[in-house]
RNA sequence: GGAGCCGGCCGGGCGGCCGCGGUCCCCUGGGACCGAGGAAAGUCCGGACUCCGCAGGGCAGGGUGCUGGGUAACACCCAGGCGGGGCGACCCGCGGAAAGUGCCACAGAGAGCAGACCGCCUCCCUCGGGAGGCAAGGGUGAAACGGUGAGGUAAGAGCUCACCAGCGCGCCGGGUGACCGGCGCGGCUCGGCAAACCCCACCCGGAGCAAGGCCAAGCAGGGAGCGUUCGAGGGCGGCCCGCCCGAGCUCCCGGGUCGGCUGCACGAGGGUCGCGGCGACGCGGCUCCCAGAGAGAUGGCCGCCCCCGCGCACGCGGGACAGAAUCCGGCUUACAGGCCGGCUCCUCGC
Numbered sequence: 001g002g003a004g005c006c007g008g009c010c011g012g013g014c015g016g017c018c019g020c021g022g023u024c025c026c027c028u029g030g031g032a033c034c035g036a037g038g039a040a041a042g043u044c045c046g047g048a049c050u051c052c053g054c055a056g057g058g059c060a061g062g063g064u065g066c067u068g069g070g071u072a073a074c075a076c077c078c079a080g081g082c083g084g085g086g087c088g089a090c091c092c093g094c095g096g097a098a099a100g101u102g103c104c105a106c107a108g109a110g111a112g113c114a115g116a117c118c119g120c121c122u123c124c125c126u127c128g129g130g131a132g133g134c135a136a137g138g139g140u141g142a143a144a145c146g147g148u149g150a151g152g153u154a155a156g157a158g159c160u161c162a163c164c165a166g167c168g169c170g171c172c173g174g175g176u177g178a179c180c181g182g183c184g185c186g187g188c189u190c191g192g193c194a195a196a197c198c199c200c201a202c203c204c205g206g207a208g209c210a211a212g213g214c215c216a217a218g219c220a221g222g223g224a225g226c227g228u229u230c231g232a233g234g235g236c237g238g239c240c241c242g243c244c245c246g247a248g249c250u251c252c253c254g255g256g257u258c259g260g261c262u263g264c265a266c267g268a269g270g271g272u273c274g275c276g277g278c279g280a281c282g283c284g285g286c287u288c289c290c291a292g293a294g295a296g297a298u299g300g301c302c303g304c305c306c307c308c309g310c311g312c313a314c315g316c317g318g319g320a321c322a323g324a325a326u327c328c329g330g331c332u333u334a335c336a337g338g339c340c341g342g343c344u345c346c347u348c349g350c
Base pairs, nucleotide, nucleotide: 001346002345003344004343005342006341007340008339009338010337012305013304014303015302016301017300018299020035021034022033023032024031025030026029037321041332042331044330045329046328047327048326049208050207051206052205061204062203063202064201065200066080067079068078069077070076081094082093083092084091085090095199096198100197101196102193103192104191117138118137119134120133121132122131123130124129125128146164147163148162149161150160151159165189167186168185169184170183171182172181173180174179212262213261214260215259221253222252223251224250225249226248233245234244235243236242269288270287271286272285273284274283275282276281306319307318308317309316310315
C1' cells in the first nucleotide's frame, strides 16, 4: 500500500426569534423546568403487574433441545465441546434414525430384511439364444450395503487374513460436564429424513392496561317521609303579604350508562467509581430524576460551523431509517453518512 474479519459508537453542533405538549408558580396575561429512539418499528419470544381459575396426580396439547454458567425469565447472552467451511482473522450448525411406523421425486435392473441393464464365468443347444453362478468393473442417481493389498475361485465376493476407516462393548487416565486420550475385545459394515409421526429429558393454567380499581349525571328499580281545596312543591329578582299554576315532592339504598379519576411514570432505572469473575454478569459507594397524552404535542425560520453534490471565488441544492401509548429484558428487520479499537492474509521498503 492492497484485500478482508470481528467488536463498539455517533447519527448534526452552538446561538437567536416564533410555535406545540406536560407539570408547577404568580393568575386579564406571563414565568420556570422538562419533552422520542437505537431501533420508539415487526408484535416473534420471555417476564413484571392485574383479574379469573386451581387439593394432589395423570392424560391430551404446546414449547425448548450438545455441556457448564448468567438472569426475574427466555427461543436471549457468556464460556466451552464436537462437526462443517475458510490459507487465515473468523463464520455456521447441534438430543435420539441400532424402540417402532412412514417417506425418499426424476433417472435407474434395484431406494431398504434391495437388485442384475451392460458385463465376467460355467454348462447346453438348430451360432443366435437359453439355464445357472457372481457383484470385482461399467451405467443411473442427491444417495447403491467400507478402502488398500494378499490369499482364494470357473469367475468372484469380508469368503478368509493383515493394515486403515467406521460402529458397539469393557477397562484405565483427564475434565463439574459435553467430551478427549490410551488399551483390549467383538461381529464384519449396519443409507438419509424427526420444521414426518414418534421416543426421551425439562418447561408451560387462561386472558390481557380496551387488564383492573374508585367515583358517578340521566333513565328505570326498591324503601321511608310529607302532600292531594287541612295544598307539598313551583313562578312573580332576596324576605313577608298577596296573586297565579298545582299532584306530586324530598331523602335514603343497591347495581350502574354518558362521563371523570386512577392504574401511570422511582424503575429487575440511568451515569460514574471501586471490587469479584476469562466472560455474560454480580456486589457496594456516590450521584441524577428522565416524555406521557384527546390513541392527536416535540416543529419551523435565520446566522455561524460540519459533511455530500453542482460550481472559478461568490453562490445554489441536500443531510438517513423512522416516531412513544402499561412497563421491562431479548430477537429480528430498516438506516444517508461517519468515527474508534483489535486482528488476519498478500505485497513493497528499511
Predicted 3D model of a 350-nucleotide RNA (Bacterial RNase P class A) from an Actinomycetota bacterium.
It matches the Rfam family "Bacterial RNase P class A". A reference for the family is Frank and Pace (1998), "Ribonuclease P: unity and diversity in a tRNA processing ribozyme", Annu Rev Biochem. About the family: Ribonuclease P (RNase P) is a ubiquitous endoribonuclease, found in archaea, bacteria and eukarya as well as chloroplasts and mitochondria.
The gene name in the source record is rnpB.
Its mean pLDDT, the model's own confidence on a scale to 100, is 78.